[in-house]
Context: one part of a larger RNA
RNA sequence: GCCUACGAGUUAUACCUCACUGGCAGCCUAAGUACUUCAGGUACGGAAGCAUAGCGAAAGCGAGUCUUAACAGGGCGACCCAAUAGUCAGUGGGGAUAGACGCGAAACCGUGUGAUCUAUCCAUGGGCAGGCUGAAGGUCCGAUAAUCUCGGACUGGAGGGCCGAACCGGUAAGUGUUGAAAAACUUUCGGAUGACCUGUGGAUAGGGGUGAAAGGCCAAUCAAACUCGGAGAUAGCUCGUACUCCCCGAAAUGCAUUUAGGUGCAGCGUUGGGCAAUAUGUGAUGGAGGUAAAGCUACUGAAAAGGCUAGGGGGCUUCACCGCCUACCAACCCUUAUCAAACUCUGAAUGCCAUUACAUAGUACCAGCAGUGAGCCCCAGGGUGCGAAGGUCAUGGGGCGAGAGGGGAACAACCCAGAUCAACAGCUAAGGUCCCUAAAUGUGGUUAAGUUGCAUUAAACGAGGUGGGAAUGCACUGACAGCUAGGAUGUUUGCUUGGAAGCAGCAAUUCAUUUAAAGAGUGCGUAACAGCUCACUAGUCGAGCGUUCCUGCGCGGAAAAUAAGCGGGCAUCAAACCACAUACCGAAGCUUUGGGAUCGUAAGAUCGGUAGGGGAGCAUUCUGUCGUGUCGAAGCGGUAUUGUAAAAUACCGUGGAAUGAACAGAAAAGCAAAUGUAGGC
Numbered sequence: 001g002c003c004u005a006c007g008a009g010u011u012a013u014a015c016c017u018c019a020c021u022g023g024c025a026g027c028c029u030a031a032g033u034a035c036u037u038c039a040g041g042u043a044c045g046g047a048a049g050c051a052u053a054g055c056g057a058a059a060g061c062g063a064g065u066c067u068u069a070a071c072a073g074g075g076c077g078a079c080c081c082a083a084u085a086g087u088c089a090g091u092g093g094g095g096a097u098a099g100a101c102g103c104g105a106a107a108c109c110g111u112g113u114g115a116u117c118u119a120u121c122c123a124u125g126g127g128c129a130g131g132c133u134g135a136a137g138g139u140c141c142g143a144u145a146a147u148c149u150c151g152g153a154c155u156g157g158a159g160g161g162c163c164g165a166a167c168c169g170g171u172a173a174g175u176g177u178u179g180a181a182a183a184a185c186u187u188u189c190g191g192a193u194g195a196c197c198u199g200u201g202g203a204u205a206g207g208g209g210u211g212a213a214a215g216g217c218c219a220a221u222c223a224a225a226c227u228c229g230g231a232g233a234u235a236g237c238u239c240g241u242a243c244u245c246c247c248c249g250a251a252a253u254g255c256a257u258u259u260a261g262g263u264g265c266a267g268c269g270u271u272g273g274g275c276a277a278u279a280u281g282u283g284a285u286g287g288a289g290g291u292a293a294a295g296c297u298a299c300u301g302a303a304a305a306g307g308c309u310a311g312g313g314g315g316c317u318u319c320a321c322c323g324c325c326u327a328c329c330a331a332c333c334c335u336u337a338u339c340a341a342a343c344u345c346u347g348a349a350u351g352c353c354a355u356u357a358c359a360u361a362g363u364a365c366c367a368g369c370a371g372u373g374a375g376c377c378c379c380a381g382g383g384u385g386c387g388a389a390g391g392u393c394a395u396g397g398g399g400c401g402a403g404a405g406g407g408g409a410a411c412a413a414c415c416c417a418g419a420u421c422a423a424c425a426g427c428u429a430a431g432g433u434c435c436c437u438a439a440a441u442g443u444g445g446u447u448a449a450g451u452u453g454c455a456u457u458a459a460a461c462g463a464g465g466u467g468g469g470a471a472u473g474c475a476c477u478g479a480c481a482g483c484u485a486g487g488a489u490g491u492u493u494g495c496u497u498g499g500a501a502g503c504a505g506c507a508a509u510u511c512a513u514u515u516a517a518a519g520a521g522u523g524c525g526u527a528a529c530a531g532c533u534c535a536c537u538a539g540u541c542g543a544g545c546g547u548u549c550c551u552g553c554g555c556g557g558a559a560a561a562u563a564a565g566c567g568g569g570c571a572u573c574a575a576a577c578c579a580c581a582u583a584c585c586g587a588a589g590c591u592u593u594g595g596g597a598u599c600g601u602a603a604g605a606u607c608g609g610u611a612g613g614g615g616a617g618c619a620u621u622c623u624g625u626c627g628u629g630u631c632g633a634a635g636c637g638g639u640a641u642u643g644u645a646a647a648a649u650a651c652c653g654u655g656g657a658a659u660g661a662a663c664a665g666a667a668a669a670g671c672a673a674a675u676g677u678a679g680g681c
Base pairs, nucleotide, nucleotide: 001681002680003679004678005677006676011098012097013096015095016094017093018092019091020090021089022088023087024086026050027049032044033043034042035041054061055060064076065075066074067073101240102239104237108230109229110228112226113225119204120203121202122201123200124199125198126197127196128194130163131162132161133159137155138154139153140152141151142150143149167191168190169189172187173186174185175184206222208218209217210216243617244616245615246614247613248612253266254265255264256263257262267372268371269369270368271367272366273365277363278361279360280359281358282357283356284355285354286353287352293346294344295343300340301339302338304336305335306334307333309330311329312328313326314325315324316323375400376399377398378397379396380395382393383392384391405416406415407414420595421594422593423592425591426590427589431585432584433583434569435568436567440582442580443579444578445577446576452571453570461556462555465553466552467551468550469549470548471547472546473545474544482540483539484538485537486536488513489512490511493507494506495505519534523532524531596607597606598605599604618670620667621666622665623664624663625662626660627659628658635654636653637652638651639650640649641648642647
């Protein structure tokens, strides 16, 4: 892992509540007694209980009563209209109390059992190869004045001394890691006469021991051992919870909560009652309101430029006052131009409220039973955040959740579209039509960047890329570009300056002359000149050439980690982009044909579905009535048929003794999951 068997809403109650069925109309017996065919029996038994009246805490009063001084007011009732009967029994839904759907803690408490492991201690024994070092003390000798003191030799044999086996330990690395081993092995390493190691016997016991102290150890168990019991502890937590079909079908919100992953009430679902008291849509009519927009000389504020001009700052003047100036700040006012969630002289669309008409509706309301109370994504207008987030908060809409199908390469939520069943029928949606791949190699333009090939990145800025449009200027009396030639004179204009001559700088009525034309000079250049060049002109050439603006598509800007972001192949008058037209393809949509179910008198409408509510059935075991079976029961293997399904029936084989329909009744009544339990493989 698979197979087989087992495995989870049960049972009890003088309990509460609702529905249905039945009895009686007030209902009903309990204990008990008698009878008996001895049974889920019959009869008697009205004690009690519920109902028939309420109000009050109660005494109590009573269609009223309580509060109160009250005959007031008010509360709860009665009367009136609508509705309006209870009670007993059975079955079912839900609740209560019990372990209460099943399995599951860590823990807590009580009685005991443990120191053959290990910690410490007590008693009594045992063990420590070999080598080294050489303390105190002693003896002798020497130095010395010395018996002090010092030195030497010999002797001596101390030490939690040294090296190193046994022994005890366990430093480092490797191996091992379903091991040889639930802690080892190999190499290496520490202690090795000591606070040493060890045998045997004994002592200390669970909030207790023991501990050179690590919360260590107390039998592979220790921040409180193990055993049995309280015990089915408790578990707002996790997991699991078993046959079929049909109808409807949620929620992830509000308030509260020692509450936040739980629960109560409400909201939303379902079933029954209830029948228009209700909701939705459209039209009409009538309302409330201050959002979007807009506006501000209509307020409150903000705020740009200018004018006018209080006030202030600065400067001048003055002994002081007065006064003057101001490219400074600036109120009110004026002109021009603006801004605002907490501004409004204004002011929509929607939405909301009400009345009414029509249409539609599983409506309102009451009762039974729930589930939900972690939501998430997209779009719109907002708050928060950074106009960050697959962020967060609320509002409106859609979707997923609980929704299959087609498109989007793939992809809960995007686009299209809501699956009752069947069909080798048709039409379309989104999206597509070169091949993969169903359908156009359609038309006219644009792009040269493989830009692009839906969305799924790109900006400021830069550029004789290229298409379209507009305006304007020059041009066969010759434009634009190129080439040839000229580009002069007064004059080195004046000033300044060391110098300033077209070309440092300043000024200028930058003028005038000769000219085809030539600036008191466009840019290089010089210390200053010189020199080169331009404007401008002529010639040559011979047809278009400049400038500006708007706009389409493209270019650069453009850097990320495996090799690649068209799905791929690939595509360039396209298979890219823009525009246009027709055709086609394309879904579980719609239609066609046939079948089923629910609701409905019918016509007709409806039939996706998680939690959940409701309904109808199938199967298993047992009981009652009736049958089948050695001329072959059940079971098992197979084939066929029937039914929407759970399932059922027939036949063949096997098997060898039990077993079944129909209708009722009763349940130990259905397994794929619980790291389920047991067995087998």
Notes
A computed fold for a 681-nucleotide part of an RNA from a Lewinellaceae bacterium, annotated as large-subunit ribosomal RNA, domain II. The RNAcentral record of the full RNA draws on ENA. The coordinates come from a structure-prediction model, not an experiment, and the mean pLDDT is 82.